This is a predicted structure of a 73-nucleotide RNA (transfer RNA) from a Patescibacteria group bacterium. RNAcentral records the identical sequence in 4 taxa.
[in-house]
RNA sequence: GCCGGCCUAGCUCAAUUGGCAGAGCAAUGCUUUCGUAAAGCAGAGGUUCCGGGUUCGAUUCCCGGGGCCGGCU
Numbered sequence: 001g002c003c004g005g006c007c008u009a010g011c012u013c014a015a016u017u018g019g020c021a022g023a024g025c026a027a028u029g030c031u032u033u034c035g036u037a038a039a040g041c042a043g044a045g046g047u048u049c050c051g052g053g054u055u056c057g058a059u060u061c062c063c064g065g066g067g068c069c070g071g072c073u
Base pairs, nucleotide, nucleotide: 001072002071003070004069005068006067007066010025011024012023013022019056028042029041030040031039049065050064051063052062053061
């Protein structure tokens, strides 16, 4: 330099071909206990990497940029 894949909650990852952004774990609060742990319950937590385009509507499609991983030379 060329090719491919990935980027979503603090972490690991979903979101079936464009239609209300979710789960597990973690953290927080509550119950339980003399106290802690464990267990149970509850609520919260998001500029979906950035900038544009298409569309009534974009995590999803298109273009450019950034980062990570792999392959080729």
Description
The prediction has a mean pLDDT of 81. Its Rfam family is "tRNA". Rfam classes the family as a transfer RNA.